A computed fold for a 329-nucleotide part of an RNA from Phycisphaera mikurensis, annotated as large-subunit ribosomal RNA, domain IV. It matches the Rfam family "Bacterial large subunit ribosomal RNA".

Context: one part of a larger RNA
RNA sequence: CUCCCUUUAAGGAACUAGGCAAUUUUCCCCCGUAAGUUAGCGAUAAGGGGUGCCCACCGCAAGGUGGGCCGCAGAGAAAAGGGUCUGGGAACUGUUUAUCAAAAACACAGGUCUGUGCUAAAGCGUAAGCUUACGUAUACAGACUGACGCCUGCCCGCUGUCGGAAGGUUAAGGAAGUCGGUUAACCGCAAGGUGAAGCUGGCGACUGAAGCCCCGAUAAAAGGCGGCCGUAACUAUGACGGUCCUAAGGUAGCGAAAUUCCUUGUCAGGUAAGUUCUGACGCGCAUGAAUGGCGUAAUCACUGGACCAGUGUCUCAAAGGGAGACUCG
Numbered sequence: 001c002u003c004c005c006u007u008u009a010a011g012g013a014a015c016u017a018g019g020c021a022a023u024u025u026u027c028c029c030c031c032g033u034a035a036g037u038u039a040g041c042g043a044u045a046a047g048g049g050g051u052g053c054c055c056a057c058c059g060c061a062a063g064g065u066g067g068g069c070c071g072c073a074g075a076g077a078a079a080a081g082g083g084u085c086u087g088g089g090a091a092c093u094g095u096u097u098a099u100c101a102a103a104a105a106c107a108c109a110g111g112u113c114u115g116u117g118c119u120a121a122a123g124c125g126u127a128a129g130c131u132u133a134c135g136u137a138u139a140c141a142g143a144c145u146g147a148c149g150c151c152u153g154c155c156c157g158c159u160g161u162c163g164g165a166a167g168g169u170u171a172a173g174g175a176a177g178u179c180g181g182u183u184a185a186c187c188g189c190a191a192g193g194u195g196a197a198g199c200u201g202g203c204g205a206c207u208g209a210a211g212c213c214c215c216g217a218u219a220a221a222a223g224g225c226g227g228c229c230g231u232a233a234c235u236a237u238g239a240c241g242g243u244c245c246u247a248a249g250g251u252a253g254c255g256a257a258a259u260u261c262c263u264u265g266u267c268a269g270g271u272a273a274g275u276u277c278u279g280a281c282g283c284g285c286a287u288g289a290a291u292g293g294c295g296u297a298a299u300c301a302c303u304g305g306a307c308c309a310g311u312g313u314c315u316c317a318a319a320g321g322g323a324g325a326c327u328c329g
Base pairs, nucleotide, nucleotide: 001324002323003322004321005320006319007318008317010315011314014313028050029049030048031047036041038147052069053068054067055066056065057064058063070074082308083307084306085305086304087303088302089300090299094106095105110145111144112143113142114141115140116139122131123130124129148295149294150293151292153225154224155223159221160218161217162216163215164214167213168212169211173207174206177203178202179201180200181199182198185194186193187192226244227243228242229241230240253287254284265281266280267279268278269277
């Protein structure tokens, strides 16, 4: 000097990003126990008291009642919840990054949609075949949401899916026709010219399915859900009106929020003092309804704020014990 442990005057979170760490509490018995609530809980709520030994009596016993005794201390050591109030999140028990993340992430019961009639759909495999399932729509598969309660608004223009089939477009293939190549033959003294059939090359009207265009349906499918101007007998505001655009212009709720830039918004509460916190307000930079919206008892090694108790976290450090390091041997 480092680490581990013990104790500490007065104060008691002044420490710190944050009570991190440590303390407090702790078993059993008795009394007592609030809001809220899904009536199960909350709850060991909270908050109090008791606890050893001896004698007597009661009792089958466990134990109870009374009297007495000792200590600083009687669950005499050890094991052994600190608590309360109030927000956020996720309903819950569970699961997870073996080896920096345990969570608000995943799962979940419940909800909805879609596919699938059985040789099912879906999946694996080149195939045979297999899973699903020795199941059969109260089933199986896929997707989203995520207990429960109250609810889940408007838009089908775009993308997707489903349905439709009149018209447009459209491939290979087929193909009337047409233009070439080749040459039996014919013409020519020759060079060469013309040129049937066959074979062969090109073009090709016309024919030709699905698809796409087109017509409709569908948002718990992917998604989306406006601007400007004026207006009431103080002012302000704007129930009201006008106008432009759109597929439709954000409903109920919630809201400076795990979302608010401006922002330490403004008001109220809590503090002597509060960029955090709670309750309100709402022109919400850029909330919003199964990418679910808003509530919600219980639960939580989740996360924010406050308080009580108790504390070497601190004011501010000290002493003791132990293990190392170090020095000497």